Context: one part of a larger RNA
RNA sequence: UGACGGGGACCCGCACAAGCGGUGGAGCAUGUGGUUUAAUUCGAAGCAACGCGAAGAACCUUACCAAGUCUUGACAUCCUUCUGACCGGUACUUAACCGUACCUUCUCUUCGGAGCAGGAGUGACAGGUGGUGCAUGGUUGUCGUCAGCUCGUGUCGUGAGAUGUUGGGUUAAGUCCCGCAACGAGCGCAACCCUUAUGGUCAGUUACUACGCAAGAGGACUCUGGCCAGACUGCCGUUGACAAAACGGAGGAAGGUGGGGAUGACGUCAAAUCAUCAUGCCCCUUAUGACUUGGGCUACACACGUGCUACAAUGGCGUAAACAAAGGGAAGCAAAGCUGUGAAGCCGAGCAAAUCUCAAAAAUAACGUCUCAGUUCGGACUGUAGUCUGCAACCCGACUACACGAAGCUGGAAUCGCUAGUAAUCGCAGAUCAGAAUGCUGCGGUGAAUACGUUCCCGGGUCUUGUACU
Repeated sequence: UGACGGGGACCCGCACAAGCGGUGGAGCAUGUGGUUUAAUUCGAAGCAACGCGAAGAACCUUACCAAGUCUUGACAUCCUUCUGACCGGUACUUAACCGUACCUUCUCUUCGGAGCAGGAGUGACAGGUGGUGCAUGGUUGUCGUCAGCUCGUGUCGUGAGAUGUUGGGUUAAGUCCCGCAACGAGCGCAACCCUUAUGGUCAGUUACUACGCAAGAGGACUCUGGCCAGACUGCCGUUGACAAAACGGAGGAAGGUGGGGAUGACGUCAAAUCAUCAUGCCCCUUAUGACUUGGGCUACACACGUGCUACAAUGGCGUAAACAAAGGGAAGCAAAGCUGUGAAGCCGAGCAAAUCUCAAAAAUAACGUCUCAGUUCGGACUGUAGUCUGCAACCCGACUACACGAAGCUGGAAUCGCUAGUAAUCGCAGAUCAGAAUGCUGCGGUGAAUACGUUCCCGGGUCUUGUACU
C1' cells in the first nucleotide's frame, strides 16, 4: 500500500420489512446427477452449471456403438501417363454404400497442341468434433450500469509511498458547490443514439370517408413518415453558507434522469469455450481419417433444478355478441365454395402484399345449466379408428374422434419473483423448421396490493481503526 475483522461511523440496493403471487406436495414436459447399456457422443458445476451450447436427435444432423467397406483418400494443390468425356438412363448385385455390363455423350485450334473432365500410378501431402482453455488469439459470463480506476507536473517522505481522489454540504453518480500544496488531465457517470408519451407543419396510396350502390372523387378525421417545437430546476415561494442543492407551487401532454432500450471503466475469478472459428506443442496416418446400413443420444429402482396443467363456483360447460398490437408469406400464405363429427381433403380466387392471406384474438359482457361431490372439477394412462408431413413414424413425430377416467381437495422444513401499466392473469405472432414447444424471443388485452422504516439477514460503496497476513 492492500486484504481481512463475529471493529466503528455514514450511505445504497425487492437486501430486510409491508404486500401480492409462486416453488417445495400431485400428474406431465424438459434439463442434470446416478444407475444401466454395445453405445446411452461431448461440453457446462455455488451465486455466475442444470427448458444451458441445442433458433427445434425418426434417416440426415451425429461427433457415440455394432456390422460391412476404402486407403493419396469424402475435401485441396502439384507431377507422370491413358482416355474423351462429365452428367444422365437401363439391367444385374447389395441391408446400403461399393461394384459389373450396356446406351447416350466435350470445347477451342495456327492441327503442334491447349482448356476441361474422368481413370490409373508415385510421393509430397490431405484428414482428425483426438489431448492440452493451466501454452494462446478471439468471444463471453461475473462483481455491476456498482461509482469507481488512473496519469502529467508540482510538493512532502531516505524509501515503499502520500497528496490530488481527503474535509463541510449535495447528488442516481469522483454529480455539483465551497474549502484545501496542490494545479490540470484521461478512462468511466451524464449527454449525444433508438423507441414511447404531446403538438405543429409538409406529403401520401394500397391507409381514411364528411359524397356515393359502385366506378369515381376528396384532402377534413384515423393512420403512415420526413422536418420542427417541447422539459432546462426555465419561473414563483421557503430552507440552505449570498453556493451547490432540497422541498412546495404555477403553467404544461409530460417535472426534476418523464418511461423503456442500446451502451459495461481499471480490474477479479489460471472463471467458460482447442466441439463456432483461428492457433503453438503433443498424438493417430490401411486409422484416432473416410463411406454406408441399422441402433443409440428418447434406457429407468431413484435424487435435484426449471416449467406446464390442476386441485374448482371470482369456477366448468353450452348458445349466440364485441374489442388488439406486433409479425410471417413464393419449393410460400391461401380466401370463398363443396365433403367430413373432427384432424383434414378437393378445387383454387387473390397476393413478392398498408391492396391478398395466415386470422378465430382470448380473457370479457349477455342468457342458460351444474350446486360443493373426487363432481358436468381434473385430465394422466390405456384401447380402437383415423389425419398430416416425410424414401420411411416399430424403436421414436404431431394432431383428431369415440371410449377409459389415475394422482390431486392448496402442499413440511425451507425457498423465489415483483415497486406500476409493474405483479397477477389472458390470448396472438416469430425464429429454428419437411414434420415435431408447456421452451425461447417479441406483441398487445384486463389490471392490483404495499413500502412505517433501516434494528436485523445478504451484497455493495466511502472514511476511519486493529492486525502475528502482503